A computed fold for a 73-nucleotide RNA from a Spirochaetota bacterium, annotated as transfer RNA.
NCBI's taxonomy places the organism under Bacteria, Pseudomonadati, Spirochaetota.
It matches the Rfam family "tRNA". It is annotated as a transfer RNA. Its family is annotated with triplet codon-amino acid adaptor activity in the Gene Ontology.
The coordinates come from a structure-prediction model, not an experiment, and the mean pLDDT is 81.
RNA sequence: GCCCACCUAGCUCAGUCGGCAGAGCAAUACUCUCGUAAAGUAUAGGUCGGCGGUUCGACUCCGCCGGUGGGCU
Numbered sequence: 001g002c003c004c005a006c007c008u009a010g011c012u013c014a015g016u017c018g019g020c021a022g023a024g025c026a027a028u029a030c031u032c033u034c035g036u037a038a039a040g041u042a043u044a045g046g047u048c049g050g051c052g053g054u055u056c057g058a059c060u061c062c063g064c065c066g067g068u069g070g071g072c073u
Stems, first nucleotide, its partner, number of pairs: 001072007010025004019056001027043005049065005
């Protein structure tokens, strides 16, 4: 330098042939217990990497940029 994949909650990741953003773990509160752990219930937590474009409407499609990983030279 060229090619490919990926970037979504604190962490690990789903999601979608364009129409309400989710799970597990973690956190917080409560229940239970003499107390702790475990278990159960509930709650909170996201400008879906950034900027533009297409569209009535974009996490999803297109372009550029950034980052991470891999391959080739």